Context: one part of a larger RNA
Molecule: small-subunit ribosomal RNA, 5' domain
Organism: Flavobacterium restrictum
RNA sequence: GGAUGAACGCUAGCGGCAGGCUUAACACAUGCAAGUCGAGGGGUAUAGUAGCAAUACUAGAGACCGGCGCACGGGUGCGUAACGCGUAUGGAAUCUACCUUUUACAGAGGGAUAGCCCAGAGAAAUUUGGAUUAAUACCUCAUAGUAUAGCUGAAUCGCAUGAUUCUACUAUUAAAGUCACAACGGUAAAAGAUGAGCAUGCGUCCCAUUAGCUAGUUGGUAAGGUAACGGCUUACCAAGGCAACGAUGGGUAGGGGUCCUGAGAGGGAGAUCCCCCACACUGGUACUGAGACACGGACCAGACUCCUACGGGAGGCAGCAGUGAGGAAUAUUGGACAAUGGGCGCAAGCCUGAUCCAGCCAUGCCGCGUGCAGGAUGACGGUCCUAUGGAUUGUAAACUGCUUUUGCACAGGAAGAAACAACGCUACGUGUAGCGUCUUGACGGUACUGUGAGAAUAAGGAUCGGCUAACUCCGUGCCAGCAGCCGCGGUAAUACGGAGGAUCCAAGCGUUAUCC
Numbered sequence: 001g002g003a004u005g006a007a008c009g010c011u012a013g014c015g016g017c018a019g020g021c022u023u024a025a026c027a028c029a030u031g032c033a034a035g036u037c038g039a040g041g042g043g044u045a046u047a048g049u050a051g052c053a054a055u056a057c058u059a060g061a062g063a064c065c066g067g068c069g070c071a072c073g074g075g076u077g078c079g080u081a082a083c084g085c086g087u088a089u090g091g092a093a094u095c096u097a098c099c100u101u102u103u104a105c106a107g108a109g110g111g112a113u114a115g116c117c118c119a120g121a122g123a124a125a126u127u128u129g130g131a132u133u134a135a136u137a138c139c140u141c142a143u144a145g146u147a148u149a150g151c152u153g154a155a156u157c158g159c160a161u162g163a164u165u166c167u168a169c170u171a172u173u174a175a176a177g178u179c180a181c182a183a184c185g186g187u188a189a190a191a192g193a194u195g196a197g198c199a200u201g202c203g204u205c206c207c208a209u210u211a212g213c214u215a216g217u218u219g220g221u222a223a224g225g226u227a228a229c230g231g232c233u234u235a236c237c238a239a240g241g242c243a244a245c246g247a248u249g250g251g252u253a254g255g256g257g258u259c260c261u262g263a264g265a266g267g268g269a270g271a272u273c274c275c276c277c278a279c280a281c282u283g284g285u286a287c288u289g290a291g292a293c294a295c296g297g298a299c300c301a302g303a304c305u306c307c308u309a310c311g312g313g314a315g316g317c318a319g320c321a322g323u324g325a326g327g328a329a330u331a332u333u334g335g336a337c338a339a340u341g342g343g344c345g346c347a348a349g350c351c352u353g354a355u356c357c358a359g360c361c362a363u364g365c366c367g368c369g370u371g372c373a374g375g376a377u378g379a380c381g382g383u384c385c386u387a388u389g390g391a392u393u394g395u396a397a398a399c400u401g402c403u404u405u406u407g408c409a410c411a412g413g414a415a416g417a418a419a420c421a422a423c424g425c426u427a428c429g430u431g432u433a434g435c436g437u438c439u440u441g442a443c444g445g446u447a448c449u450g451u452g453a454g455a456a457u458a459a460g461g462a463u464c465g466g467c468u469a470a471c472u473c474c475g476u477g478c479c480a481g482c483a484g485c486c487g488c489g490g491u492a493a494u495a496c497g498g499a500g501g502a503u504c505c506a507a508g509c510g511u512u513a514u515c516c
Stems, first nucleotide, its partner, number of pairs: 001516004006512005013368006019361002021326001026324003030321003035068003040065002046059005075279003084204007094196002099192007107141004117130005147172004153166005177184002205251003212242003217239008254276004258269004281302005304315004332358001334357003340354001341352004371402004381393005408452005416443001422437007460505005465486003471500005481488002
């Protein structure tokens, strides 16, 4: 000199953009943060219509069965020195719901079960029994294929193990309908896309005052297991494997893109944003599923908190707000789904603390303003000098003329929006595309514009011995005090404290901390 997620002191007008618990991965009151589908199913309460009524028809909340989603999005950085991350490859060793393309198919049956109803238990959480019922829930048989398994033969190819294709035979294994006039779904197979898993080369902090480490350990055979290769697991066999080019152990730490600094080489860091990884009170485990060993799922154990009728139960903010504690220190218990994106749904739509907005904070960066021009009686006052006159504050003020950004009052007032839906037209051809009309704004009466009055509403901080821009007087007298370094102060202190003046920055200025 540059920089920061800063803090503290003094001060403070506005706007835009960005940022905002770095500490206790400490504990959490309350609300919200993941639902949706009636075009899968049975149907209840309820409502309406008709009827004298019984009843019939229509619509149908919640709950239940069922499907999809809940593995995303959001948070945090505990753990991890590792194929965790980065980069480049491999796969002849893999999987992939929804999506896209193509082909083929959907036959015949069966038994339940929730809900509703009835009867209970319990303070509650919740839960037991009886009867009865449906499905795109579950099961059996049939039929299959480029499916899987076994087995025969052939061809081609490769980079060891081998891979691919064709052919014959045998065996096993599918499916779901709904709506209504056309679709949405279902099943099997192949390919694509997307996402994921695995492996390999190279790179990746400190300590040798840590020198030896290792028995599933290293390899082989076989089996099991996995989506998949593999000591991944098991049995047997062999005795290997790693290490001063630093094994093992200990400490520290999420990694990268990037950020700061520097001419560069380097050094330091890993907030915000993006990618990957890991975690979800602590530890462990599996279930369901295309995908989890699952933040707002389940089970077990532990610590803690809460309810209790004492028998037993409920819970997990490192989601958004918010509270306590800690700390030098870090914000609203806000609005909207209008836009983008996501889930479900034929769609309307519903949900969405993602997201978009608003609020608070000078935390940073950028921009603007606090007037402009004239104005010498160079006033008063202050300070200093003194030859009693001067210098400085100083065009500064007053005063005159003008302007009105920002602020105030009034009036108008957006873009962000294109859609979806509905209606109409055109084209192809039978549900798509295009065009037209109409509708949709949280922010927000915001941005912006116009009018009105009026200099009106708006400047401070540090420094002035040298480094280093800027000097005099008074007080004090090694005292009080200053200080980044050198150093200053003991009776004329440009260094302490005050005053006048000056300098540098400026809605900021200084100090502290940290990095280069």